The prediction has a mean pLDDT of 77. The RNA shown here (FMN riboswitch aptamer (RFN element)) has 154 nucleotides and comes from Oleisolibacter albus. The organism belongs to Oleisolibacter, within Bacteria. The model forms 100% of the base pairs in the Rfam consensus.
[in-house]
RNA sequence: GCUUGUUCUCAGGGCAGGGUGCAAUUCCCGACCGGCGGUAUUCUCUCCAGCGCGGAGGGGGAGCCCGCGAGCGCCCGGGGCUUCGGUUCCGGGGUCAGCAGAUCCGGUGCAAGGCCGGAGCCGACGGUUACAGUCCGGAUGGAAGAGGACGAGC
Repeated sequence: GCUUGUUCUCAGGGCAGGGUGCAAUUCCCGACCGGCGGUAUUCUCUCCAGCGCGGAGGGGGAGCCCGCGAGCGCCCGGGGCUUCGGUUCCGGGGUCAGCAGAUCCGGUGCAAGGCCGGAGCCGACGGUUACAGUCCGGAUGGAAGAGGACGAGC
C1' cells in the first nucleotide's frame, strides 16, 4: 500500500417583511435552503526542483451531469374492521425504479455538464380552522456514506 474481519463515533438546511381572510410560516407578493459518493479547464497548502512556469502529494470546489440515500408506491408476514369486493394499522424486505425531481443563455477556452456573469427551474409521506421544500409528526428512528480503534492475509 491493497484486500479483509470485529467494533465505535459522526452523518440536513430553510418563509424576514407584507397582502387577503373567521382562519394561511400552507394561497398571493416577497424571503430563504440545498444530504452522500463520483466527475474537475478552478482555488489553496506542503514538499521536490530552481527560473523550467514544471513534478509529487494533501485539502476545498455541481440541488438541476452520472449514481446513491431516507419517505411513499410495490412485495412479504401479522392484527383489526368488512356488505367478502375490499379497507386500515403494525412489522419486515430494498428485487422493481412507478411517485420522482429540476438548466438554459452569454463569456473564457482546444474542449464547459462542472468555471465566470445572467436568467430560470426542482424539492417524499401523513397532519393542519385553507393547498406546506421551509410548521407539526413518524424521527431520541433509519441511512447513502465519512472518520477512528483493534486484528488477519498478501